[in-house]
């Protein structure tokens, strides 16, 4: 220096909190001040690699799920890869690797109800019960696209 193993760490609709809201204590008490604390997004879905970029998909709920910061699987460009046997240009995509429309089927958690635990409290955690989405997925149907040039094979 490299490799392997083990342990720790390992959040990605995720994390955070100087605003707001709420609770507790103290001080003055007409309203405030100080200190400490609580809250601050419910799941579904989403990653070829690099760089750049920022209010980056979908619905559920409805007293702040307000407001802000960071991050991020979004987007753009490039590279690589798929769409034809090869090369290249273009287009559409991302290893389940064309686009659009329609039918059918299918998928959640919180909220809510019941119970338990922690905390002075705001509030937090756990178990049980019964529901309800959209994007999407599966399948069928319809429409569109499946190109240009060159090479090779028959």
């Nucleotide at each position: 220096c490299g490799a392997a193993g083990u342990a720790c760490c390992c959040a990605a609709g995720c994390g955070c909190c100087u605003g707001g809201a709420c609770c507790c204590g103290c001080c003055c008490u007409g309203g405030g001040g100080c200190g400490g604390g609580u809250u601050g997004a419910c799941g579904a879905g989403g990653a070829u690699g690099g760089a750049g970029u920022u209010c980056a998909u979908c619905g559920a709920g409805u007293u702040u799920u307000c407001g802000g910061c960071g991050g991020a699987u979004g987007c753009u460009c490039c590279a690589c890869g798929a769409u034809u046997g090869g090369a290249u240009c273009g287009a559409u995509c991302g290893u389940u690797a064309c686009c659009g429309g329609g039918g059918u089927c299918u998928c959640a958690a919180a909220u809510c109800c019941c119970g338990g635990g922690g905390g002075u409290a705001a509030c937090c955690c756990c178990g049980g019960g019964g529901a309800c989405a959209a994007c999407g997925g599966a399948u069928c149907c319809c429409g569109g696209a499946u190109g240009g040039u060159c090479c090779g094979g028959c």
Model confidence (mean pLDDT): 77 of 100. The RNA shown here (glmS glucosamine-6-phosphate activated ribozyme aptamer) has 154 nucleotides and comes from a Clostridia bacterium. NCBI's taxonomy places the organism under Bacteria, Bacillati, Bacillota, Clostridia. Its Rfam family is "glmS glucosamine-6-phosphate activated ribozyme aptamer". From the family's description: This entry contains a glucosamine-6-phosphate activated ribozyme that is found in the mRNA for GlmS. GlmS is an enzyme that uses fructose-6-phosphate and glutamine to generate glucosamine-6-phosphate. The family's RNA type in Rfam is riboswitch.